[in-house]
Annotation: This is a predicted structure of a 75-nucleotide RNA (c-di-GMP-I riboswitch aptamer) from Arthrobacter ruber. The sequence was found by an Rfam model in a public genome assembly. Model confidence (mean pLDDT): 90 of 100.
RNA sequence: CAGCGACAAGGGCAAACCCGGUGCGAACCGGCGACGCAAAGCCACGGGACCCACGCGGUCCGCCGGGCUACCGAA
Numbered sequence: 001c002a003g004c005g006a007c008a009a010g011g012g013c014a015a016a017c018c019c020g021g022u023g024c025g026a027a028c029c030g031g032c033g034a035c036g037c038a039a040a041g042c043c044a045c046g047g048g049a050c051c052c053a054c055g056c057g058g059u060c061c062g063c064c065g066g067g068c069u070a071c072c073g074a075a
Base pairs, nucleotide, nucleotide: 004073005072012037013036018031019030020029021028022027035062041068042067043066045065046064047063048060049059050058051057
């Protein structure tokens, strides 16, 4: 440096439900809460799903792939 991922250490994120708010909606934000996650960090780039007021529209990266970045170090 690349790859890999322990019943390792220290930490991190937070599904569903419920509450409040925003949005036509998909969904998002905050709280609560942990089902899970080694990139569940970031990017809608390809595929995919979804919404719509059908547009030069939008949502989802916790669906898959890809790109960028990153903590730790046993085999």